A computed fold for a 343-nucleotide RNA from a soil metagenome, annotated as Bacterial RNase P class A. Rfam family: Bacterial RNase P class A. Gene Ontology terms of the family: tRNA processing, dimeric ribonuclease P complex and ribonuclease P activity. The prediction has a mean pLDDT of 77.
RNA sequence: GAUGAUCGCGCGACCCAAAAGGCUGCGAGGAAAGUCCGGACAGCAUAGAGCAGGACGGUUGCUAACGGCAACCGCGGGUGACCGUAGGGAAAGUGCCACAGAAACGAAACCGCCCGUCCGCAAGGUGUCGGGUAAGGGUGAAACGAGAGCGGUAAGAGCGCUCAGCCAACCCGGGUGACCGGGAAGGAAGGUAAACCCCGUUCGCUGCAAGGCGCGCCGAACUAUGCCGCAAGGUUGGCUGCUCGCCAAGUUCGGCGGCGAGACCGCAUGAGACCGGUGGCAACACCGGUCCUAGAUAGAUGAUCAUCCGGCGAACAGUCGUUCGCUGACAGAAUCCGGCUUA
Numbered sequence: 001g002a003u004g005a006u007c008g009c010g011c012g013a014c015c016c017a018a019a020a021g022g023c024u025g026c027g028a029g030g031a032a033a034g035u036c037c038g039g040a041c042a043g044c045a046u047a048g049a050g051c052a053g054g055a056c057g058g059u060u061g062c063u064a065a066c067g068g069c070a071a072c073c074g075c076g077g078g079u080g081a082c083c084g085u086a087g088g089g090a091a092a093g094u095g096c097c098a099c100a101g102a103a104a105c106g107a108a109a110c111c112g113c114c115c116g117u118c119c120g121c122a123a124g125g126u127g128u129c130g131g132g133u134a135a136g137g138g139u140g141a142a143a144c145g146a147g148a149g150c151g152g153u154a155a156g157a158g159c160g161c162u163c164a165g166c167c168a169a170c171c172c173g174g175g176u177g178a179c180c181g182g183g184a185a186g187g188a189a190g191g192u193a194a195a196c197c198c199c200g201u202u203c204g205c206u207g208c209a210a211g212g213c214g215c216g217c218c219g220a221a222c223u224a225u226g227c228c229g230c231a232a233g234g235u236u237g238g239c240u241g242c243u244c245g246c247c248a249a250g251u252u253c254g255g256c257g258g259c260g261a262g263a264c265c266g267c268a269u270g271a272g273a274c275c276g277g278u279g280g281c282a283a284c285a286c287c288g289g290u291c292c293u294a295g296a297u298a299g300a301u302g303a304u305c306a307u308c309c310g311g312c313g314a315a316c317a318g319u320c321g322u323u324c325g326c327u328g329a330c331a332g333a334a335u336c337c338g339g340c341u342u343a
Stems, first nucleotide, its partner, number of pairs: 001308007009027004014022002029330001033341002036339005041207004053203005058072005073087001074085004088198002093196002095192003105145001110137002112133005118125002147163005166187002170183005211265002213262001214259001215257009226235003236248004272291008309328008
């Protein structure tokens, strides 16, 4: 842990005039958790528009809705089955790019290469100094961002040419679409937007201790020119026989107060569960049938025993095993539902 029995706990039906009691039925989860996202429901707010702020960000679909799900596209990885993806814009602007390194996007010369200087008659050499060079080395996640060949040069460099590659927008074809395939001309752009920002979409606020009812306090009006009754008569009480007034009471309305937050409603029939069928790749939708399945309020759902199952250990046996002991994942309803995440 499973099953059964006994005792106990919460809620409901029934018996009982009622209580007590009896009897009977039901009684945690895949996450009830985190309270992260979306809704239902409730109260308040709300003409419309805008600013600010938050969230989201490939496409198509699903859904009550979503930041969720499905399928597909792109990108990355893998021989492959498949896996991952917070996936608009870096060709608007601003910022940032650790350590190392000369230099981190303004440019920049550490080593190397080349020219001069210098030494030497020359071949040649290169310590210092001046200059050229971003091809090569070294550092780094990234080195100025265009790969190969040829030319070019003192040495070099898209500096020039050819080919290949890339790119917002254009044309043709395919696809609902993201996008894919092809083409002509042109162009030269490091990375970073879970950095500011730009673009697009979207968003009222507060949460079931909402809110209602009840309760308490305060205030106002009414308790009679009326109403009922054929009539007599009746129509809250006290101070006082009458009027006014005051006090108490009742009814209605309004305001305030969470008030042992009372445990009455909200609150258990719902975007419900199961089975079958149909449509769809799927998410999902529709149709038919069956079922009702926790409802506490400081919070019930537990304990003991027996048998069995799994795991671990010991002893015996020696390989079929036996006995004994220990042990039983995470956790646990609190308005409900759909997700996500974590265990």